[in-house]
RNA sequence: CAAGUAAACCGGGUGACCGCCCCGAUAAGCCCCGAUUCUUUCGGGACAAAUCGGGGAGGAAAGUCCGAGCUCCGCCGGGCAGGAUGCUGGGUAACACCCAGGAGGGGCGACCCUACGGAAAGUGCCACAGAAACAUACCGCCACGGCUUUUGUCGGGGUAAGGGUGAAAUGGCGAGGUAAGAGCUCACCGGCGACCGGGUGACCGGUCGGCUGUGCAAACCCCAUCCGGAGCAAGACCAAAUAGAGGGACACAGGGACGCCCGGCCCGUUCCCCGGGUUGGUCGCUCGACCCCGAUGGCAACAUCGGGGCUAGAUAGAUGGUCACCAUCCCGAUAAGCGUAAGCGAAUCGGGAUACAGAACUCGGCUUACAGGUUUACCUGGCCC
RNA sequence: UGGCGAGUUGUGUAGUGGUAGCACAGAGGACUUUGGAUCCUUUAGCCCAGGUUCGAAUCCUGGCUCGCCAG
Numbered sequence: 001c002a003a004g005u006a007a008a009c010c011g012g013g014u015g016a017c018c019g020c021c022c023c024g025a026u027a028a029g030c031c032c033c034g035a036u037u038c039u040u041u042c043g044g045g046a047c048a049a050a051u052c053g054g055g056g057a058g059g060a061a062a063g064u065c066c067g068a069g070c071u072c073c074g075c076c077g078g079g080c081a082g083g084a085u086g087c088u089g090g091g092u093a094a095c096a097c098c099c100a101g102g103a104g105g106g107g108c109g110a111c112c113c114u115a116c117g118g119a120a121a122g123u124g125c126c127a128c129a130g131a132a133a134c135a136u137a138c139c140g141c142c143a144c145g146g147c148u149u150u151u152g153u154c155g156g157g158g159u160a161a162g163g164g165u166g167a168a169a170u171g172g173c174g175a176g177g178u179a180a181g182a183g184c185u186c187a188c189c190g191g192c193g194a195c196c197g198g199g200u201g202a203c204c205g206g207u208c209g210g211c212u213g214u215g216c217a218a219a220c221c222c223c224a225u226c227c228g229g230a231g232c233a234a235g236a237c238c239a240a241a242u243a244g245a246g247g248g249a250c251a252c253a254g255g256g257a258c259g260c261c262c263g264g265c266c267c268g269u270u271c272c273c274c275g276g277g278u279u280g281g282u283c284g285c286u287c288g289a290c291c292c293c294g295a296u297g298g299c300a301a302c303a304u305c306g307g308g309g310c311u312a313g314a315u316a317g318a319u320g321g322u323c324a325c326c327a328u329c330c331c332g333a334u335a336a337g338c339g340u341a342a343g344c345g346a347a348u349c350g351g352g353a354u355a356c357a358g359a360a361c362u363c364g365g366c367u368u369a370c371a372g373g374u375u376u377a378c379c380u381g382g383c384c385c
Numbered sequence: 386u387g388g389c390g391a392g393u394u395g396u397g398u399a400g401u402g403g404u405a406g407c408a409c410a411g412a413g414g415a416c417u418u419u420g421g422a423u424c425c426u427u428u429a430g431c432c433c434a435g436g437u438u439c440g441a442a443u444c445c446u447g448g449c450u451c452g453c454c455a456g
Base pairs, nucleotide, nucleotide: 001381002380004378005377006376007375008374009373010372012326013325014324015323016322017321018320020056021055022054023053024052025051026050029047031045032044033043034042035041058356062367063366065365066364067363068362069361070231071230072229073228075264076263077262078261079260080259082227083226084225085224086223087101088100089099090098091097102116103114104113105112106111117222118221122220123219124216125215138163139162140159141158142157144155145154146153147152171189172188174186175185176184192209193208194207195206196205197204198203235283236282237281238280244274246273247272248271249270254267255266256265290309291308292307293306294305295304296303297302327354328353329352330351331350332349333348337344338343386455387454388453389452390451391450392449395409396408397407398406403439411427412426413425414424415423432448433447434446435445436444
């Protein structure tokens, strides 16, 4: 210098003018209550124009995909069904998240990826092709028997070494062996089982054994662990409003909030559907598993302790608009310079653009979208000292 | 704001691991003096991306679009 890998971060700035939401202080005005009193004054309270001061989107506020807090649904137990997770150990309030490790795969490498339990519990599937898709002989090879002079042909057998089919073919390869063959035997490799050693564990290493019984569980299923439902339009209060001779269910009823069944306890005279009215306000609502800094423990995720900070709360929904200058990027023109050339191109001028996207009960994650830029560590290649 | 559901030729739909069908519509032809009807032929599709599998419209994950419900 070029090409990468991993992590962290920023994601327009300044000024002028015009606007929006919330909070605090002062407060015109208006309303209510009490006293004084006959129309004024005083005291208290609610709302509040205007002025001043302070605060006002994100790394994803998004998708609503997981996990919780919080709130409501009278309570408990059992069974079936359903759902989720799925290598090991740890972290956490919890998780499908995070950290560390194991195994497998990719990359020269830094490093990255993995839905990674069980196919020897059972069932099922593997189209077409192929003899055969898990138990078999189509061609071929081999010996035996019959016929035949021979070539050959027929029969019942042996054989998975070879051909051919397929995504996948009876562990791979070599030697011995055999009528031909075959883990039939042996060496090495791979797989399985037992034992020994290391490790908390996944797993790793070694020795021995027999010779092995395809693939699919993001097919049913089995195993292990976990799971009540609904969601701030949850829910609480104030004010306002009002139409039911409407329909249905039954008395061993019905209800116990959205799977079914059973049992106990409880409520208990009603429950469900349809129709009608109100469409205002207050709370929930923003201090929270919160943020920043430091120390200690831990490889790390994280935990504990100490100090400091308060950081949007609307209810048709605020956080914006215009102009100027600057910054960054893109395009065009011109062009110093470099180069044999193609071409590259400092500076200048003109034009354009500034991403993804907008909180609505709140957190922890994941996923997806994102113009452009900064920093740190590392890897590979080239050149120079 | 929250909770559910669905995407297959132009339209309506079937297919739930193994060649994507059906009806209407469109185009061409036959019949007819012409048109309609009828008959024959034909065009055109699995919302997008990735994964599992020998093989995906179908199974899984993420995204996009549309629709429904509520106090």